[in-house]
RNA sequence: CUUGCCGGAUGGAUGGUCGCCCGCUUCGGCGGGAGGAAAGUCCGGUCUCCACAGGGCAGCAUGCCGGCUAACGGCCGGGGGAGUUUCUGGUGACGGGGCUCUACGGAAAGUGCCACAGAAAACAUACCGCCUCUAGAACUUGUACGGUAGUUCACGGGUUCUCGGUAAGGGUGAAAAGGUGCGGUAAGAGCGCACCGCGGUCGGAGCAAUCCGACCGGCAGGGUAAACCCCAUGCGGAGCAAGACCAAAUAGGGGAGCAGGAGCGGCCCGCUCCGAUACGACUCCCGGGUAGGUCGCUACCGCAGCCGUUCGUGGCUGCAUGAGCCGGCCAGCAAUGUCCGGCCUAGACGAAUGACCGUCGCCUCGCAAGAGGUACAGGAACCGGCUUAUAGUCCGGCAAGUGAC
Repeated sequence: CUUGCCGGAUGGAUGGUCGCCCGCUUCGGCGGGAGGAAAGUCCGGUCUCCACAGGGCAGCAUGCCGGCUAACGGCCGGGGGAGUUUCUGGUGACGGGGCUCUACGGAAAGUGCCACAGAAAACAUACCGCCUCUAGAACUUGUACGGUAGUUCACGGGUUCUCGGUAAGGGUGAAAAGGUGCGGUAAGAGCGCACCGCGGUCGGAGCAAUCCGACCGGCAGGGUAAACCCCAUGCGGAGCAAGACCAAAUAGGGGAGCAGGAGCGGCCCGCUCCGAUACGACUCCCGGGUAGGUCGCUACCGCAGCCGUUCGUGGCUGCAUGAGCCGGCCAGCAAUGUCCGGCCUAGACGAAUGACCGUCGCCUCGCAAGAGGUACAGGAACCGGCUUAUAGUCCGGCAAGUGAC
């Protein structure tokens, strides 16, 4: 210098014309007007209303340790683990350094599952292979014996098979009774030793997670909890269309009033209505019916006025001074916090923030003149996070390659 990976920052500047929203206005104008994610609405809170003796079950979430914070499933620091490395120590297993990743409680409480392949997938087994010390069979052969043929109850060798030994090697798999080296053995094996691991006891360091050391034991029996489950901790519900206030009108409602309609009762009166009385009733008395008048009672209907919940309408508020932003000192490895100084920075009809034309910057193409491009994307009660999207540029770390000294 180039490339790759990881992390962080930035996210164009400026002028003109015409518009939009909000605020102020002396009505001429003046001032302000999206983001790092405003997004997804995943997590935590502020705020509001509803519910609520206490406890338990169920459900959901979180899960190494310490710290930060209003809080968190977030952030910072630490520990353990995994991967990687043409750095480094070691014969080697492996250790140290760098970089990256890490939902990382419990598998010696119980249950379930482990496809394919493989001999065997959790309970101890042996497919290929290796071995022949010990046992047996077959074949063969040397020596021995015998004059030869030959002999087997003489001593051996070799090959094959059975029984047997083994788990070093091969092979399967994500995973196979720990690994490396040396010894040992028929071949092997913690069979023996040293080291790397594992378990236990003790000691030391650390707030802790955890780490270090010594001694003892050849060594316990796989994995999976982002399967059920167990343990610990936390969690009442709905959400700014929450909710509060004002105004007018109002279905239904409440309490008080009015006697117009209706009903009931009293009194008066009319009738060519009926009954009764009487020898005889249009007629008088009595009883009834009916029409009318009048008085009283009842609030069923009606009338006027008062109060007035929910939903809806209009207005106003919640709603922009806040876990606020910028700068600095100090404490802290850091996240973060105390203090000091400065600043006010969108607020909607849940509807504005735009369009066009220049100049500059940046990128691509082009010898040049010049041409083309300039990402992802837009508030909706507010705040802290997470996740996702993002052209170009800049900074840092690591790795590889190349060049110069």

This is a predicted structure of a 405-nucleotide RNA (Bacterial RNase P class A) from an Acidobacteriota bacterium. The organism belongs to Acidobacteriota, within Bacteria. The sequence was found by an Rfam model in a public genome assembly. Its Rfam family is "Bacterial RNase P class A". Rfam classes the family as a ribozyme.